A computed fold for a 1383-nucleotide RNA from an uncultured bacterium, annotated as small-subunit ribosomal RNA. It matches the Rfam family "Bacterial small subunit ribosomal RNA".
C1' cells in the first nucleotide's frame, strides 16, 4: 500500500466482498509447564445456609466470680476454716450512655439533567473526628432502662406497678471575646454590601479520670478536610413531534433553609421558552480512558480511578456534623415464610453459594502476617475491605517437547511416462545435553526507628544433587483474491462457499489419502467495533448525459460584501500565570534469570480561565469617496401585458336560382349523403373560432408564453450624456406571487375540430392504426387545481482568460458615387485555441479559472409507494419510510452480429426460357408399425439410390440353438513330441470330439531350428461406451474475397489507421490520392486435360502414290495424311481507334485455330457449425474376461395398413412395332475376354481359333436416316401383376437372384398447393463402357452421338454473399433480448 466482482472487450460511476487490528467473549478440534492479569455482558429474576459493623468497664448501674491485699466477725486444733465489707486485677450475656454505623463493599434500574466534563463564582453557605490560638471550668434538681414481682399473647412482643446510676436529661450563677436585635460614625468595595469602633438588651459549660505529662468538656476565632448552591461552554436520534407553559414568567410581603431562589404561601402584573429546534417521543449513567486510524475522526465506557444515581416497588420523615440512610424506622403494594387464623417475620445490585434465564462466566476455601478502616488511653476486638490460595488456555508474556553427525538416499506410504520421483538427514545408528516435569537435601525477602515477638501464602520462590531422550503437538488451509498439488472416490448426487463461483464420468474448488504452506499450546469458526471506505468528503466528493439544479420570480431571517482615514480590541496573533487528579500513552532509566508485569523521573495531556501587549486582516464606531447599485434628461426598437373597437379570407348552416345522378371516402371498400333533387355552381344572409402571405437558428418576456389592424392605459430592457444619491449591493431557508395543456364549479357560447360513444373496414382476434358520424371539451366571465421531457435534462450574481464569421437594436469616427469602411455597447447563432472532461463533448451565452449564496445526491428494486399530516369540491398534489430481495443496476466508448434502416455490388437469386418433381406402377433409401431379431450409424440447407464399388450361405456387427476357455490371432517361460502337407474311419444338424496310417533338416550326438500338443501366468480379444476426452480424414458457409502481422502515428483504454476515399476488376485485381510504409495467408499464375500448328519417331496404327492379291492394308513397300507420344510454338490488351484523369481499365476493330482468366479440372485463407465419423484406421479413460471374446448350423437385416425423399418406365403419332442398312468414344480381358462353326424360338449350350492386347475378343453402338404399317382407342400405347415351362451362376436360388419363351395385360389420357435443375457443345435426348462382382443395377463413376431456347434488366418477390454507413437495452449475438396474464 491494495485486491476480487457489472462487459465480447474498454474507461468511468457505483455498490457488495476480502486481506489488518481488537475482544469481559462463545462454539469445534486439540492440550506440557510457569509468571502476570481477568472471569453473569442475559433475569435491577427469586433466594436455603454461613459470614460481611462493631467497639468502649478509663461514662454508668447491675450481675457473676478465680487469685491476692486490708479491716472486721464466728468457731477452734492459734494459724487454719467459714463469713461480711472494702480495695485491686481480669472477665461479663443483656441494659443506660458515647463514637462509629452517611466510610468501606455492590450493581447501573432510572436520568438527555448543571447529571457529567471543563473553567469560574458564593459580599448567599455548612463542616463531627484532626491542627493552632484565646477564655472558662461554680452550685443544684427531678427522672428512667436494667432489676423485682406480675397482666395479656401461640409467637413476635406489649401495657401497668415499684426501685436505681451516669460524661443520659433539666434549670440557676458568671461573660473577656463572639454572633444576634436596635439606632450611629469612619474607611472601602462589584449591586445586594464589607470592615473597624463605641452604647443597650438577651444567650453556654459533664466536671468523672490521671502514671500529673495530660486527656476530655464548653464558647469563640483561624486552618485543614469534606460537602452545598449558582453560572459560561460542551454533551445521542427523530419535524411523519411546531408550538409549549397558570406556580407558569416577573414583582411586593411573609414563611422556610446551613444558604440563594416560586423553594412554599398571599396579593399584583401577563408574562416566559421556541426554527441557534421549545414541547413531545425513543435510546442512554457521565468522564479519565480503551479499541481503531497516517491524521482528522469513528466506535466504546468490562477490569483500575473520579463523579452521579440506586438498594424488593412506591412514598415519608426521624436521629445526626453529615442520610431523606444496602445489612435503621414508619406507611402502602407485590412476593416468600411462621401461625393456635387472632396476628407476626423478611429483603444477597456485600463474600461464598442455590434455583432460574442463557451460547456463556469460578470456592458455601485460608488469614488478619502485610496495607487500610471503626472503636478504645491502651492491651486488644471487629473487618468476605484487603492479602493469599483454589477453578477456567479467557487474555498477554516466557520456556519446552531435544542437539550435532548420519546416503545403502533403507523399509513402509504416495505417485509414475515403470526409467524413476517424493516423503528425506527425516528415521535407524553414533556421540552429547538435561531446560521443564520427577526424586532427594537445603531454604528465603516480604517484619517495621532499636531489642524481643509476630508469616495465611509455604517447606512456596530459589539453590544444590540424582536418573534418563527419557513424560510432553496440534489446528487450519492448499481454484483466484492468498503462501501452498497430486492420486482415488463421487457424478448438478453427496456436498462446498467470505465474494467471484465449484459439482451433470478424467473436479488442483465436494470426501479421503500422500505431499505442501501457515500458525503453534494453541488453531479455526461465529458475533461485535474501527480500518481499508475520499462509500457523508473539516482535512477530503459531487450535481449536461452515471444518483443529484427547486417550473419561474419577488423578498424576510440568515450568510457574504467596493475605495480612503481614524478610534476600539470581540474574532486573530504573541508572552506570562493558574488549571488540565492519579493511573494510562510516549521517552529514558531501574526491579523480578528475560518478557508480560511493576517502580522512578521526564515529557505530554493539542483544552479552559486570567492577565499583559500587537493592530495587518475580519468585526464594530465615526468621517469621507465614486468605480458597484439606483435616480434624472434625451433617443429609438419590440407577437411584453390589459381593455375597447374594427376587418377580410375560409369552413359550416339557412333561403332562393341553375342543374341531374350520383357524391363522399379508401391501399381497396363499406357505413354515410342523394330523385322528398344531393355533390357542383350563382346570389343573399346567420354565426362562431382562428388570423394565410410578411416569417427569419428574427423580436419581446422571469418562466409559463406572446403573431390581423386601430386606439387608450401600462411594465421591462437598451443606447447616449455624466446632473443627483453615496455601498443603498449579491444570494436567499420559510413566506408570498405567477405558472402550458388536461381537469373541476356557476353562468354564457358552440362554426370547425374532437376524448367517450355508434357504425363501416382491416384482422386469427382488433375494445387500435384507416373511414363515416359524434358528445363532453376546445371559446368567454368569475373561481379552483399547481402537476409536465415546466429541458439548454446545464440555479443566481461577479471578475478574469486567443480568435474568426453571421444576425437583431443603438451610438461614434473620418469619408464616399454608394452607409461601403473602422471603433464601441447590449442581445442572439455557428465555428474554433488554451483549459476542462470517463468519454460524448463544452469552449467569453463554459461543462474553463477564482471566490459568494441557495437547492439537491449517496447501489438497484420495493417507491415517489404505504401510514401519518397539510392543501384541494373532487381528481389529486406536497412531505415521505420500512420489511423483503439482488450483486449488481448505470454512463460513455469500441468491435462484431442483427434491422420488415440507407447507399453500392455480385451469384440460375429473381426475371426471360427449356425440361422436370409432386399424380400412376415399379425400383431404392428413410420414418413409423410389427418382430426372437428385423445389427449400427447419418437428421434443415450440409440425413434419406447416404456408409453399402453390389445382405441366398459367407459378408454380419442382430436373434435362437449347440460348443471352446491362454483362447480364432501376437510375444515370453516350462515339459513332451516330431512335425507340416496328406489319407482313412467313427460320431454329429454342423463345428467341436475320438481313433488309425504316413512322416523333416542339422549335429560336436548333449542338443538345436521349424512346427505340433500340454501346463502356468503375464496377457490376448471386444463393430462394448464416450465424436461433448482426441488424432486423422472429409462436409458446409464458399472458389465467397476476404483474414492478418511488423514498425510508425492517433487514442487514458478497448481500439483505430494501414484495409477507408475516387475510379476499375471475376478478384483487398490494378491505378490515383491519403501518417502511413511494408509484409504474410488467400486471388491470379506456376500443374493436368482439351482446341491449332511444328520438329522427331513409325508398330500391333495409317494407306496418297507404285506393284501384287484369296479382295481383308492381306502382302511388297512407304511414313505424305489420320493417329500415337516426347519436345516445342502460340494469346501478351501485343497493334489500331474512341472513352477515361496523358492512369488503371473499358468499348469497338484488325490479325488469328483460339481474344480479353479461350473451355474444363486439380487446388478451398483466418475461421464458423462442441456439425459428421471411437463401425475404415489410430487412440486416452471407463467397462466385459468359462464372456460384451471365439467357432458352427438355422433365421434376420428382404416383414408391411401407412408417410416422405431420390429415381426408372409411362400416359403415346416429334409416337409404337417391322424390314433392310450407316456413323463413335472411352474402357476391360488369364480362376479371364472368347471369335468362327454347330444345337436351341430364346436365355444359353457344345467345341476352343486368337489374345497378357493400338495386333485377338467383349462389340451389336443407339437415337438418326430410308421403306412400308398402325390412325387417336385404355389402343399394335403402357407394361405392372400372375400362371406355366426353362437357362445360367453357385455346396445351395424356399424365405430371398438375374435372365428367357409362351400366356395374362393393372394403374395411367400429362398431374393441386407447392417446388427443383440448367446460360453452350450447356439443357434435353440416345446408346456404350467400367468398378464392385461366382451370380445379381432403374444406382454410382466415366464415354461419346444428336443438339436447342432465353437473359429487357436488377425495380420487385425470395435465397445467399461482399464493402461503406446508421440504430441498438443483442454478444449463447433476432432461433437474441424481453413485458403482461394464467397455471
Nucleotide at each position: 500500500a491494495g485486491a476480487g466482482u457489472u462487459u465480447g472487450a474498454u474507461c468511468c460511476u457505483g455498490g457488495c466482498u476480502c486481506a489488518g487490528g481488537a475482544u469481559g467473549a462463545a462454539c469445534g478440534c486439540u492440550g506440557g509447564c510457569g509468571g502476570c492479569g481477568u472471569g453473569c455482558u442475559u433475569a435491577a429474576c427469586a433466594c436455603a445456609u454461613g459470614c460481611a459493623a462493631g467497639u468502649c468497664g478509663a461514662a454508668c448501674g447491675a450481675u457473676a466470680g478465680a487469685a491476692g491485699a486490708u479491716c472486721g466477725g464466728u468457731g477452734c486444733u492459734u494459724g487454719c476454716c467459714c463469713u461480711g465489707a472494702u480495695c485491686c486485677u481480669a472477665u461479663c450475656g443483656a441494659g443506660u450512655g458515647g463514637c462509629a454505623g452517611a466510610c468501606g463493599g455492590g450493581a447501573g434500574a432510572g436520568u438527555a439533567a448543571c447529571g457529567c466534563g471543563u473553567g469560574g463564582g458564593u459580599a448567599a453557605c455548612c463542616u463531627g473526628c484532626c491542627u493552632c490560638a484565646u477564655a472558662c471550668g461554680g452550685g443544684g434538681a427531678a427522672a428512667u432502662a436494667a432489676c423485682a414481682g406480675g397482666u395479656g399473647g401461640a409467637a413476635a412482643c406489649c401495657g401497668g406497678u415499684g426501685c436505681u446510676a451516669a460524661a443520659a436529661c433539666c434549670g440557676c450563677a458568671u461573660a473577656a471575646g463572639c454572633g444576634c436585635a436596635c439606632a450611629g460614625u469612619a474607611u472601602c468595595g462589584c449591586g445586594u454590601g464589607a470592615u473597624a469602633c463605641a452604647g443597650u438588651g438577651a444567650g453556654a459549660a459533664c466536671a468523672a479520670c490521671u502514671c500529673c505529662g495530660g486527656g476530655g468538656g464548653u464558647a469563640u476565632g483561624a486552618g485543614a478536610u469534606g460537602g452545598a448552591c449558582c453560572c459560561g461552554c460542551g454533551u445521542c436520534u427523530g419535524a411523519u413531534u411546531a408550538g409549549c407553559u397558570a406556580g407558569u414568567u416577573g414583582g411586593u410581603g411573609a414563611g422556610g433553609u446551613a444558604a440563594c431562589g416560586g423553594c412554599c404561601c398571599a396579593c399584583c402584573a401577563a408574562g416566559u421558552c421556541g426554527a441557534c429546534g421549545a414541547u413531545c417521543a425513543g435510546u442512554a449513567g457521565c468522564c479519565g480512558g480503551a479499541c481503531u486510524g497516517a491524521g482528522a475522526g469513528g466506535u466504546u465506557g468490562a477490569a483500575c480511578g473520579g463523579c452521579c444515581a440506586c438498594a424488593u416497588u412506591g412514598g415519608g420523615a426521624c436521629u445526626g456534623a453529615g442520610a431523606u440512610a444496602c445489612g435503621g424506622c414508619c406507611c402502602a403494594g407485590a412476593c416468600u415464610c411462621c401461625u393456635a387464623c387472632g396476628g407476626g417475620a423478611g429483603g444477597c445490585a456485600g463474600c461464598a453459594g442455590u434455583g432460574g434465564g442463557g451460547a456463556a462466566u469460578a470456592u458455601u476455601g485460608g488469614g488478619c502476617a502485610a496495607u487500610g478502616g471503626g472503636g478504645g488511653a491502651a492491651a486488644c476486638c471487629c473487618u468476605g475491605a484487603c492479602c493469599c490460595a483454589g477453578c477456567a488456555a479467557c487474555g498477554c508474556c516466557g520456556c519446552g517437547u531435544g542437539a550435532a553427525g548420519g546416503a545403502a538416499g533403507a523399509a513402509g506410504g504416495c505417485u509414475u511416462u515403470c526409467g524413476g520421483g517424493u516423503u528425506g538427514u527425516a528415521a535407524a545408528c553414533u556421540u552429547c545435553u538435561u531446560u521443564u516435569a520427577c526424586c532427594a537435601g537445603g531454604g528465603a525477602c516480604g517484619a517495621a526507628g532499636g531489642a524481643c515477638g509476630u508469616g495465611a501464602c509455604g517447606g512456596u520462590a530459589c539453590c544444590u544433587g540424582g536418573a534418563g531422550a527419557a513424560a510432553a503437538a496440534g489446528c487450519c488451509a492448499c481454484g483466484g483474491c492468498u503462501a501452498a498439488c497430486u492420486a482415488c472416490g463421487u457424478g448438478c448426487c453427496a456436498g462446498c462457499a467470505g465474494c467471484c463461483g465449484c459439482g451433470g464420468u478424467a473436479a488442483u474448488a465436494c470426501g479421503u489419502a500422500g505431499g505442501u504452506g501457515g500458525c503453534a499450546a494453541g488453531c479455526g469458526u461465529u458475533g461485535u467495533c474501527c480500518g481499508g471506505a475520499u462509500u457523508u468528503a473539516c482535512u477530503g466528493g459531487g450535481u449536461g448525459u452515471a444518483a443529484a439544479g427547486g417550473g419561474a420570480g419577488u423578498g424576510u431571517a440568515g450568510g457574504c460584501g467596493g475605495a480612503g482615514a481614524a478610534g476600539c480590541a470581540a474574532g486573530u496573533c504573541a508572552g506570562a500565570a493558574g488549571u488540565g487528579a492519579a493511573a494510562u500513552c510516549c521517552a529514558u532509566g531501574g526491579g523480578c534469570u528475560u518478557a508480560a508485569c511493576c517502580c522512578a523521573u521526564g515529557a505530554a495531556c493539542u483544552g479552559c480561565u486570567u492577565u499583559u501587549g500587537a493592530a495587518a486582516c475580519u468585526g464594530u464606531u465615526u468621517c469621507c469617496c465614486u468605480u458597484g447599485a439606483g435616480u434624472a434628461u434625451c433617443g429609438g426598437a419590440g407577437a411584453g401585458g390589459c381593455a375597447g373597437g374594427c376587418g377580410g379570407a375560409a369552413u359550416u348552416c339557412c333561403u332562393a336560382g341553375u342543374g341531374u345522378a350520383g357524391c363522399g371516402g379508401u391501399g381497396a371498400a363499406a357505413u354515410g349523403c342523394g330523385u322528398a333533387g344531393a355533390u357542383a355552381u350563382u346570389a343573399g344572409g346567420a354565426g362562431g373560432a382562428a388570423c394565410a402571405c410578411c416569417a427569419g437558428u428574427g423580436g419581446c418576456g422571469a418562466a409559463g408564453g406572446c403573431g390581423g389592424c386601430c386606439u387608450g392605459c401600462u411594465g421591462g430592457a437598451c443606447g447616449a450624456c455624466a446632473a443627483c444619491u453615496g455601498a443603498c449591493g449579491c444570494u436567499g431557508a420559510g413566506g408570498c406571487u405567477c405558472g402550458a395543456a388536461a381537469g373541476c364549479g356557476u353562468g354564457g357560447g358552440g362554426a370547425g375540430c374532437a376524448a367517450a360513444c355508434a357504425g363501416a373496414a382491416u384482422u386469427a382476434g382488433a375494445u387500435a392504426c384507416c373511414c363515416u358520424g359524434g358528445u363532453a371539451g376546445u371559446c368567454c366571465c368569475c373561481g379552483c387545481u399547481g402537476c409536465a421531457c415546466a429541458c439548454g435534462a446545464u440555479g443566481a450574481a461577479u471578475a478574469c482568460a486567443a480568435g474568426g464569421u453571421g444576425u437583431g437594436g443603438g451610438a461614434g469616427g473620418a469619408u464616399u458615387g454608394a452607409c461601403g469602411c473602422c471603433u464601441u455597447c447590449c442581445g442572439u447563432g455557428c465555428u474554433g485555441c488554451a483549459g476542462c472532461a470517463a468519454g460524448c463533448g463544452c469552449a467569453a451565452u463554459a461543462c474553463g479559472u477564482a471566490g459568494u449564496c441557495c437547492g439537491c445526491c449517496u447501489g438497484g428494486c420495493g417507491a415517489g409507494u404505504a401510514c401519518g399530516u397539510u392543501c384541494g369540491c373532487a381528481a389529486g398534489a406536497a412531505u415521505c419510510a420500512a420489511a423483503c430481495u439482488c450483486a449488481a443496476a448505470g454512463g460513455a466508448c469500441u468491435u462484431g452480429a442483427c434491422g420488415g434502416g440507407g447507399a453500392c455490388c455480385c451469384g440460375c437469386a429473381c426475371a426471360a426460357g427449356c425440361g422436370g418433381c409432386a399424380g400412376a406402377c415399379c425400383a431404392u433409401g428413410u420414418g413409423g408399425u410389427a418382430u426372437a431379431a428385423u445389427u449400427c450409424g447419418a437428421a434443415g440447407c450440409a440425413a434419406c439410390g447416404c456408409g453399402c464399388a453390389g445382405a441366398g450361405c459367407g459378408u454380419u456387427g442382430c436373434c435362437c440353438g449347440c460348443u471352446c476357455u491362454c483362447g480364432a490371432c501376437a510375444u515370453c517361460u516350462c515339459c513332451c513330441u516330431u512335425c507340416c502337407c496328406g489319407g482313412c474311419a467313427a460320431g454329429u444338424a454342423c463345428u467341436g470330439u475320438u481313433g488309425c496310417c504316413u512322416u523333416u533338416c542339422c549335429u560336436u550326438c548333449g542338443c538345436g531350428a521349424c512346427a505340433g500338443g500340454g501346463a502356468u501366468g503375464a496377457c490376448a480379444g471386444g463393430u462394448c461406451g464416450u465424436g461433448c476426452a482426441u488424432g486423422g480424414c472429409a462436409g458446409u458457409c464458399g472458389u465467397c474475397a476476404g483474414c492478418u502481422c511488423g514498425u510508425g502515428u492517433c487514442g487514458u483504454g478497448u481500439g483505430a489507421u494501414g484495409u477507408u476515399g475516387g475510379g476499375u476488376u471475376a478478384a483487398g485485381u490494378c491505378c490515383c490520392g491519403c501518417c502511413a510504409c511494408g509484409a504474410g495467408c488467400g486471388c491470379a499464375g506456376c500443374c493436368c486435360c482439351u482446341a491449332u500448328c511444328u520438329u522427331u519417331a513409325g508398330u500391333a496404327g495409317c494407306c496418297a502414290g507404285c506393284g501384287g492379291u484369296c479382295a481383308g492394308a492381306c502382302c511388297g513397300g512407304g511414313c505424305a495424311c489420320u493417329c500415337u507420344a516426347c519436345a516445342g510454338a502460340g494469346a501478351c490488351u501485343c497493334c489500331c481507334a474512341g472513352g477515361g484523369a496523358u492512369a488503371a481499365c473499358c468499348u469497338g476493330g484488325a490479325g488469328g485455330a483460339a481474344g480479353g482468366u479461350g473451355g474444363g479440372g486439380a487446388g478451398g485463407a483466418c475461421g464458423u457449425c462442441a456439425a459428421a465419423u471411437c463401425a475404415u484406421c489410430a487412440u486416452g479413460c471407463c467397462c466385459c474376461u468359462u464372456a460384451u471374446g471365439a467357432g458352427c448350423a438355422g433365421g434376420g437385416c428382404u416383414c408391411c395398413c401407412c408417410a416422405c425423399g431420390u429415381g426408372c418406365u409411362c400416359c403415346a403419332a416429334u409416337g409404337g412395332g417391322g424390314u433392310a442398312a450407316a456413323c463413335a468414344a472411352a474402357g476391360g480381358g488369364a480362376g479371364g475376354c472368347a471369335g468362327a462353326a454347330c444345337c436351341g424360338c430364346g436365355a444359353g449350350g457344345u467345341c476352343g481359333a486368337g489374345c497378357a492386347a493400338a495386333u485377338c475378343c467383349c462389340a451389336a453402338a443407339a437415337a438418326c436416316a430410308a421403306c412400308g404399317u398402325c390412325u387417336c382407342a385404355g389402343u399394335u400405347c403402357g407394361g405392372a401383376u400372375u400362371g406355366c415351362a426353362g437357362u445360367c451362376u453357385g455346396c445351395a436360388a424356399c424365405u430371398c437372384g438375374c435372365c428367357u419363351a409362351c400366356a395374362u395385360g393393372a394403374a395411367g389420357u400429362c398431374g393441386g398447393a407447392a417446388u427443383c435443375g440448367c446460360u453452350a457443345g450447356u439443357a434435353a435426348u440416345c446408346g456404350c463402357g467400367a468398378a464392385u462382382c461366382a451370380g445379381c443395377a432403374u444406382g454410382u463413376c466415366g464415354c461419346g452421338g444428336u443438339g436447342a431456347a432465353u437473359a429487357c434488366g436488377u425495380u420487385c418477390c425470395u435465397c445467399g454473399g461482399g464493402c461503406c454507413u446508421u440504430g441498438c437495452a443483442c454478444a449463447c449475438a433476432c432461433c437474441g433480448c424481453c413485458c403482461g396474464u394464467c397455471a